[in-house]
Molecule: transfer RNA
Organism: Parasporobacterium sp.
RNA sequence: GCACCCGUAGCCCAACGGAUAGAGCGCAGGCCUCCGGAGCCUGAAAUGGCGGUUCGAUUCCGCCCGGGUGUA
Numbered sequence: 001g002c003a004c005c006c007g008u009a010g011c012c013c014a015a016c017g018g019a020u021a022g023a024g025c026g027c028a029g030g031c032c033u034c035c036g037g038a039g040c041c042u043g044a045a046a047u048g049g050c051g052g053u054u055c056g057a058u059u060c061c062g063c064c065c066g067g068g069u070g071u072a
Stems, first nucleotide, its partner, number of pairs: 001071007010025002013022001018055001027043005048064005
C1' cells in the first nucleotide's frame, strides 16, 4: 500500500430498519445486620465523527478517525 473484520455504560457483551437502546460485573444510595465483603431494593452511566438513504438508522451506504487480522 491492498483486502477483510471491529468500534454501543468504567469493563465484557446484546439489540428482524420500528416500543423508553438491554443484561452481567463494577460504581453510588438505601434496607437488612453486631459489622458487611453476603442477601434485597433503587439509581447514575453508552451507540467514534461528518454526511447520505428512509416515514423511521445502533442496524443500510460513503468518507474520515481509531483498533485488529491477513498479504506483497